[in-house]
Context: one part of a larger RNA
RNA sequence: CUGUUAGAUGGAUGACUAGGUUCGGGACGCCGAUGAAGGACGUGACAAGCAACGAUAUGCUCUGGCGAGUUGAAUGUAAGCUUUGAACCAGAGAUUUCCGAAUGAGUCUUCUCAUAUAGGCCUUCUAGGUCGGGGAACGCGGGGAAUUGAAGCGUCUUAGUACCCGCAGGAAAAGAAAUCAAACGAGAUGCCGUUAGUAAGAGCGACCGAAAGCGGUGUAGUUCAAACUGAAUCCUUUGUAGUAAUAUAAAGGAAAUGUGGUGCAUGGACUUUCUUUUAGCCUUUUUUCUGAUUUGAAGUUCUCUGGAAAGAGAUACGAUACAGGGUGAUAGUCCCGUAAAAGUAAGAAAGAAGGUUUUUGAAAGUAUCCGGAGUACUGCUUCUUGAAAAUGAAGUGGGAAGAUGGGGGGCAUUAACCUCUAAAACUAAAUACGUACCGAAUCCGAUAGCAAACAAGUACCGUGAGGGAAAGUUGAAAAGAACCCCCAACAGGGAGUUAAAAGAUUCUGAAAUCU
Repeated sequence: CUGUUAGAUGGAUGACUAGGUUCGGGACGCCGAUGAAGGACGUGACAAGCAACGAUAUGCUCUGGCGAGUUGAAUGUAAGCUUUGAACCAGAGAUUUCCGAAUGAGUCUUCUCAUAUAGGCCUUCUAGGUCGGGGAACGCGGGGAAUUGAAGCGUCUUAGUACCCGCAGGAAAAGAAAUCAAACGAGAUGCCGUUAGUAAGAGCGACCGAAAGCGGUGUAGUUCAAACUGAAUCCUUUGUAGUAAUAUAAAGGAAAUGUGGUGCAUGGACUUUCUUUUAGCCUUUUUUCUGAUUUGAAGUUCUCUGGAAAGAGAUACGAUACAGGGUGAUAGUCCCGUAAAAGUAAGAAAGAAGGUUUUUGAAAGUAUCCGGAGUACUGCUUCUUGAAAAUGAAGUGGGAAGAUGGGGGGCAUUAACCUCUAAAACUAAAUACGUACCGAAUCCGAUAGCAAACAAGUACCGUGAGGGAAAGUUGAAAAGAACCCCCAACAGGGAGUUAAAAGAUUCUGAAAUCU
């Protein structure tokens, strides 16, 4: 030096899963001055952190369930509780320190001073109401880049993206045609597929980029202003009747600068004639759903191997249950479950009966009245859009008509034709998202899968914004090695446990490296 053998070191590999990831579901989806979200500090017999709780502090009260144990994870000692029903589970309450929108005043102080209960808005002006802050993503609005691409770069693109701000909800937004269409017609909106990478735009470069229509999903329509009417209306308090909805009386207030009725595109008011249906609320009750929980079949039969039977052999049984998990190896019949049933309280949804309040629809006529103004439209400037002469918006300057009116029909203008009725408002569903909850998987299996299977947004780093790990496995059961020797200690030698030391740096135990 090479090989072999026996060890050491090391922690790959194999096996496993307590955690993830993705998808799906729904009678799921907001919380907050009645003080939230989030924290601080406390609370235990012994208690540092985690979890739970709040000076009633590891818990208090009630109702329901369960049925023998129990005082969190956490295994020890002590002291208790419990069949007069504990622990635990579900529901409803009570308590809930301090900070925090933080709100009596102050505060670099999770503290101080204090007894005054912040401030804004509305209001009938004082009783009262309301706002503030938080929320993973989703939504609407106001602002709004650059890297990049164009192989340079300025219009353009990236992109109305990222990001900032405001606001809202369980969804939001949009929405019942001054819409499309094309000589036929459709009939609010959203979303999906197609139309279509088409029409169109564009240093006509790079690129960008619809709509109608068709097919689906899901369907729902209403209310004002005005004409006409003219207090017929509403609020508060009190009394009376009623279980209540509600009715009625009085007083005060709102309201003629108009409460209430009527009223909307087949226009309405108005005139005449005929006609009778609708919605909400209350009480009682029924059904269904949610779910603490309950019932839930059939071998622990014989023999063998083994530490252990669920394995092998033999022989039975159940099945509306042979999904799955556990049990000393692989169990339909051992345990939990599973199929199938039952289910209190509370809540939700739908229906029925009774009560109470409220409400029509149609035809004809056309004298008169009404139908949203600095609006429609338009010159200029700028932004935006696929919108080109033909998108939408803002600023600025002009500025109408009055239903015989007005807008639109992809250049302007004119006529005809078609179509709709702006300048007021509301509106479920189909759609988006998933913090949570439930379920599943041809997903990952500890350098993977979330950063995090473990004290994880922890330790640690940084003045700070912020950055951000590593780390799983004894055994079926602690049976976790009594006792002896040795020893400063860790070790070591016996003895003992176990199927096996697997010996706590604990399964398996590769390689590099060392003897």
A computed fold for a 515-nucleotide part of an RNA from a Candidatus Nanoarchaeia archaeon, annotated as large-subunit ribosomal RNA, domain I.
Rfam family: Archaeal large subunit ribosomal RNA. Rfam links the family to the GO terms structural constituent of ribosome and ribosome. A reference for the family is Yusupov et al. (2001), "Crystal structure of the ribosome at 5.5 A resolution", Science.
Lineage of the source: Archaea > Nanobdellati > Nanobdellota > Candidatus Nanoarchaeia.